[in-house]
RNA sequence: GAGUCGGCCGGGUGGCCGCGGCGUGCUCGUCACGUCGAGGAAAGUCGGGACUCCACAGGGCAUGGUGCUGGCGAGAGCCAGGUCGGGGCGACCUGACGGCAGGGCAACAGAGAGCAGACCGCCGUGGGCUCGGUCCCGCGGCAAGGGUGAAACGGUGCGGUAAGAGCGCACCAGCGGUCGGAGCGAUCCGACCGGCUUGGCAACCCCCACCAGGAGCAAGGUCGAGCAGGGGGUGGGCGGCCCGUCCAACACCCCCGGGUAGACCGCACAGAUGGAUGGCCACCGGCCGCCGGGAGGCGGUCACAGAAUCCCGCUUACAGGCCGACUC
RNA sequence: GCGCCCGUAGCUCAGUAGGAUAGAGCGGCGGUUUCCUAAACCGCAGGUCACAGGUUCGAAUCCUGUCGGGCGUA
Repeated sequence: GAGUCGGCCGGGUGGCCGCGGCGUGCUCGUCACGUCGAGGAAAGUCGGGACUCCACAGGGCAUGGUGCUGGCGAGAGCCAGGUCGGGGCGACCUGACGGCAGGGCAACAGAGAGCAGACCGCCGUGGGCUCGGUCCCGCGGCAAGGGUGAAACGGUGCGGUAAGAGCGCACCAGCGGUCGGAGCGAUCCGACCGGCUUGGCAACCCCCACCAGGAGCAAGGUCGAGCAGGGGGUGGGCGGCCCGUCCAACACCCCCGGGUAGACCGCACAGAUGGAUGGCCACCGGCCGCCGGGAGGCGGUCACAGAAUCCCGCUUACAGGCCGACUC
Repeated sequence: GCGCCCGUAGCUCAGUAGGAUAGAGCGGCGGUUUCCUAAACCGCAGGUCACAGGUUCGAAUCCUGUCGGGCGUA
């Protein structure tokens, strides 16, 4: 000098004017005094919880979510660690993580793309010919080399063979098993053995395990007008009376209950029924530009954004600055 | 506030159990025709499939996060 990670601040003091809540006071007024009054994200409303109502014996289906290990927690999430992949010289950042069941997909190219396959090629053999030169045809063997592809059923070497091939061997990679060691564990390290290899996509369907009943403060609760409507007060039947029920009548008046408007609660040590938390000046501070040899002076500017039931987490936006650790 | 849905050409829409050059109609531009225009016919341009990252050989399509727009609800 350039960066990485973590944490924090995000203007200060004073004066004047103004806004909202609460309390006190009186001369009750759009009064006085006192006191309190935005954020790290109040944002996006992404994941949850509290709270409220509805539903519910128990269990299941469907749908959605999560899926390594340990810990804290609530199922979200956080911290630490593991495996695999991507980026960076590095500090470090970042994505994914159950599944050897079944199904599905893999365009184009290519001989062959999932119980794969033989175009060129290599080799053997039979035949032919313009037969000594290498060509053509048939049959059979092979998969080393070429070629296609994102991907072609281990890699390198030696042996082996007609040519070849894990066909055999050595080493390496991978898979499975046994044993030893480290770790709580995921997992890691090492030794030996085995047949030689049995691919990709489950951020495709699906399977397994676990979790989730639905709606949301415009939830919901209390009080409750006016108008309209309902029931009763009237008469009769059911032996009588009360209740109940059926029928008939109902102009006015009285009573009852439900709902609506509305009010309050829900609702807060900021706090609301259209939403207060602001503005100006001075000084100081940060940043930028200009002038000046310098001290300094002048001008501009100080972000993102603003609560509406509350809380936790995630994500996104942010002028400028501080602290710590680390890297090149 | 709460709940839900949608972004593909200038406009209206197809295409969504992934397959490469992303289509259609209207509109635009150029040409043919006509004295000129309209209509008709022919041709052309126009798209980072809202943006960013990821999964995959391959993404408009699958996953995650942003941005913008719309609807319902007293």
This is a predicted complex of two RNAs, RNase P RNA and transfer RNA, with 402 nucleotides together.
It holds a member of the Rfam family "Bacterial RNase P class A". Rfam describes the family as follows. Ribonuclease P (RNase P) is a ubiquitous endoribonuclease, found in archaea, bacteria and eukarya as well as chloroplasts and mitochondria.
The prediction has a mean pLDDT of 76.